[in-house]
RNA sequence: GAGCCUGUGGUCUAGUGGUUAUGACGUUGCCCUUACAAGGCGAAGGUCGCCGGUUCAACUCCGGCCAGGCUCA
Numbered sequence: 001g002a003g004c005c006u007g008u009g010g011u012c013u014a015g016u017g018g019u020u021a022u023g024a025c026g027u028u029g030c031c032c033u034u035a036c037a038a039g040g041c042g043a044a045g046g047u048c049g050c051c052g053g054u055u056c057a058a059c060u061c062c063g064g065c066c067a068g069g070c071u072c073a
Base pairs, nucleotide, nucleotide: 001072002071003070004069005068006067007066010025011024012023018056027043028042029041030040031039049065050064051063052062053061
């Protein structure tokens, strides 16, 4: 330098154009316990990598850029 793949809460992850973005772990409040753990009921936490485009409507489709991975040179 070229091709391909990936980018979604702190971490991992579902979501192939439409109503409020899903779940687990983690964090945290309360209950339970003499206490801790486990368990039960809640809560917070996401500008969906960035900038544009298409569309009535974009996490989703298209282009560019950025970051990471694989392969080739």

Description: This is a predicted structure of a 73-nucleotide RNA (transfer RNA) from a marine sediment metagenome. It matches the Rfam family "tRNA". From the family's description: Transfer RNA (tRNA) molecules are approximately 80 nucleotides in length. It is annotated as a transfer RNA. RNAcentral holds the sequence, with entries from MGnify. Its mean pLDDT, the model's own confidence on a scale to 100, is 81.